[in-house]
Transfer RNA from a Myxococcota bacterium, 74 nucleotides, folded computationally.
The prediction has a mean pLDDT of 80.
RNAcentral holds the sequence, with entries from ENA.
It matches the Rfam family "tRNA". Rfam describes the family as follows. Transfer RNA (tRNA) molecules are approximately 80 nucleotides in length.
Lineage of the source: Bacteria > Pseudomonadati > Myxococcota.

RNA sequence: AGCGCAGUAGCUCAGUCGGUCAGAGCAGGUGCUUCAUACGCACGAGGUCGGCGGUUCAAGUCCGCCCUGCGCAA
Numbered sequence: 001a002g003c004g005c006a007g008u009a010g011c012u013c014a015g016u017c018g019g020u021c022a023g024a025g026c027a028g029g030u031g032c033u034u035c036a037u038a039c040g041c042a043c044g045a046g047g048u049c050g051g052c053g054g055u056u057c058a059a060g061u062c063c064g065c066c067c068u069g070c071g072c073a074a
Base pairs, nucleotide, nucleotide: 002072003071004070005069006068007067010026011025012024013023019057029043030042031041032040050066051065052064053063054062
């Protein structure tokens, strides 16, 4: 050089047939509760969906190239 899989919030992941959707849990933050902590409850924040192009009215999703990780074969 070849083939396959994966990359989405700090972490683990979902996201169906391209539109309705930028989502969940945990962590962390604020408030309530408590003498205090923990538990519990409520609220809010946090994302250029690995990168660059392309297709499309519209891309996390489809196509091409590249990067990173894992695996297969040699």